[in-house]
RNA sequence: GCCAGAGUAGCUCAGUGGUAGAGCAGGGCUUUCGUAAAGCUCAGGUCGGGGGUUCAAAUCCUCUCUCUGGCU
Numbered sequence: 001g002c003c004a005g006a007g008u009a010g011c012u013c014a015g016u017g018g019u020a021g022a023g024c025a026g027g028g029c030u031u032u033c034g035u036a037a038a039g040c041u042c043a044g045g046u047c048g049g050g051g052g053u054u055c056a057a058a059u060c061c062u063c064u065c066u067c068u069g070g071c072u
Base pairs, nucleotide, nucleotide: 001071002070003069004068005067006066007065010024011023012022013021018055026042027041028040029039030038048064049063050062051061052060
């Protein structure tokens, strides 16, 4: 230099045009003599960044940044 993949909650990951989600972690409550476990509930997101298409974009197009793998 070229090709491919990845980037979404603190962490691991879903979500292929129409309300952004799950598990774990965190706060509160119930239960217990107490702890753990279990149950209920709450909070937490500029969807890596810019631009474009569209009535509508995490999703499609484009540029760019970071990481991973391969080729040279």